[in-house]
Molecule: transfer RNA
Organism: Candidatus Zambryskiibacteriota bacterium
C1' cells in the first nucleotide's frame, strides 16, 4: 500500500433479530471474628475509542479517523 479482527467499569470479559448497559475480580461499607484473613449483605463504579450519517430510537447497522493484533504485497 491492500485485507480482516478487536476497541464496553480500574483490570478480565459478556452483551443477536436496533428498544433505559450486565458479570466476575480489585477497590469501598456493614456485619461475622479478641484481631485478620476467609465467608456473608449492601452501594458505588460507564460520554460503549472519536467525528459524522442512517431511524422515532444505535454498544449493535453504514462511512470516516485514531490506536492494537494478523495475513498479504
Nucleotide at each position: 500500500g491492500c485485507g480482516c479482527u478487536c476497541a464496553u467499569a480500574g483490570c478480565u470479559c459478556a452483551g443477536u433479530u436496533g428498544g433505559u448497559a450486565g458479570a466476575g475480580c480489585a477497590g469501598c461499607u456493614c456485619g461475622c471474628u479478641c484481631u485478620u484473613a476467609a465467608c456473608g449483605a449492601g452501594a458505588c463504579g460507564g460520554u460503549c475509542g472519536c467525528a459524522g450519517g442512517u431511524u422515532c430510537g444505535a454498544u449493535c447497522c453504514c462511512u470516516g479517523c485514531u490506536g492494537a493484533g494478523c495475513g498479504c504485497a